[in-house]
Molecule: Bacterial RNase P class A
Organism: Thermoanaerobaculia bacterium
RNA sequence: GGAGCGGACCGGAGGAUCGCCUCGCAAGGGGAGGAAAGUCCGAACUCUCACGGGCAGCAGGCUGGCUAACGGCCAGGCGCGGCGACGCGACGGAAAGUGCAACAGAGAAUAAACCGCCGAACUGUCCCGAGCGCAAGCGAGGGAUGGUGGUAAGGGUGAAACGGUGCGGUAAGAGCGCACCGCGUCCCGCGUGAGCGGCGACGGCAAGGCAAACCCCCUGCAGAGCAAGACCAAAUAGGGACGCAAUGGAACCGCCCGUUUCCGUUCGAGUGUCCGGGUAGGUUGCUCGACCGCCGCGGUAACGCGAGCGGCAGAUGAAUGGUCCUCAUCCCGAGCGCGCGAGCGCGAGGGAAACAGAAUUCGGCUUACAGGUCCGCUCCACGC
Numbered sequence: 001g002g003a004g005c006g007g008a009c010c011g012g013a014g015g016a017u018c019g020c021c022u023c024g025c026a027a028g029g030g031g032a033g034g035a036a037a038g039u040c041c042g043a044a045c046u047c048u049c050a051c052g053g054g055c056a057g058c059a060g061g062c063u064g065g066c067u068a069a070c071g072g073c074c075a076g077g078c079g080c081g082g083c084g085a086c087g088c089g090a091c092g093g094a095a096a097g098u099g100c101a102a103c104a105g106a107g108a109a110u111a112a113a114c115c116g117c118c119g120a121a122c123u124g125u126c127c128c129g130a131g132c133g134c135a136a137g138c139g140a141g142g143g144a145u146g147g148u149g150g151u152a153a154g155g156g157u158g159a160a161a162c163g164g165u166g167c168g169g170u171a172a173g174a175g176c177g178c179a180c181c182g183c184g185u186c187c188c189g190c191g192u193g194a195g196c197g198g199c200g201a202c203g204g205c206a207a208g209g210c211a212a213a214c215c216c217c218c219u220g221c222a223g224a225g226c227a228a229g230a231c232c233a234a235a236u237a238g239g240g241a242c243g244c245a246a247u248g249g250a251a252c253c254g255c256c257c258g259u260u261u262c263c264g265u266u267c268g269a270g271u272g273u274c275c276g277g278g279u280a281g282g283u284u285g286c287u288c289g290a291c292c293g294c295c296g297c298g299g300u301a302a303c304g305c306g307a308g309c310g311g312c313a314g315a316u317g318a319a320u321g322g323u324c325c326u327c328a329u330c331c332c333g334a335g336c337g338c339g340c341g342a343g344c345g346c347g348a349g350g351g352a353a354a355c356a357g358a359a360u361u362c363g364g365c366u367u368a369c370a371g372g373u374c375c376g377c378u379c380c381a382c383g384c
Stems, first nucleotide, its partner, number of pairs: 001380010012327007020031004033355001037366002040364005045225004057221005062076005077091001078089004092216002097214002099210002114155002116151003121148008131138002163181006182205001183203004187198004229284004239275006247269001248263002250260003291311004295306004329352004335346004
């Protein structure tokens, strides 16, 4: 200098002015975020349900720790990826059972013979042929090749083909035998543990893969959510108690008068007072709490402890904003200066700045984000 890895942060600053919400008699004080977001986990709180146990269902699943709890976090183990810093992993069980494996391929799980290899065994054909025979011919033996077959070394297919390398062995081959590597079980050592190590013993090697297939094992789980819940409480229409009460109701009728005398007047049309439930509306829950930051101490860390210091909005059609000025950051830039030059410095003026926005509270996770700052580490190249 280049290319990267990991982590911690900022999320414009100051002022003027006009507003909004809230606390306060007033003066005056306070007023969005790192994610307030998604509502994905876990809790607090509230109501309903609930003896206890089981089935079903859902979720979680390496080990140790942290925590109120968690599917979160920290540390570690193992596997995979990267030269590395480091990253990623639903990471219990496949020798309980059932099941699945497209395409390709001869064969896909009590293996399989397509090409290739073999010709030891059985059998056929052809050739050579010692030797025997006067001859026809017989013919030990050898070679080639076909069938029955042998073979999982090699080729080929596949995500996957039933350990790897070598030597021996064989007709050719094969854990068939042996050595080493790998694997499994036991033993020993180390570790709280997951696990790790061992020219320690045994086993020729089974128990191929998939459980984000059913399933098995272990652990956890009652439901609804602040529009939870609690309190106050109109108007109107129902309900109830007590009092007053015929002034009433119905039919005929477009309406009034009127008529009918059908109904009601102890069982009451209507009306007054009171009570009770619910609705609108209001109050509360509501924000100081397993709270957050700094500092100190303990711990590798997550985290814990502390009579230390500081901080904390409560709206409810829903406040937390608008405008202007100055400065900071970045971009463009008339022009000016310096330099032989590549270029460097100054600079009037103009422009840009994200994701998003509390709604009961808290701990996490995930996702979004203009621009910028700092710290640690790795690899490569060069110089000393």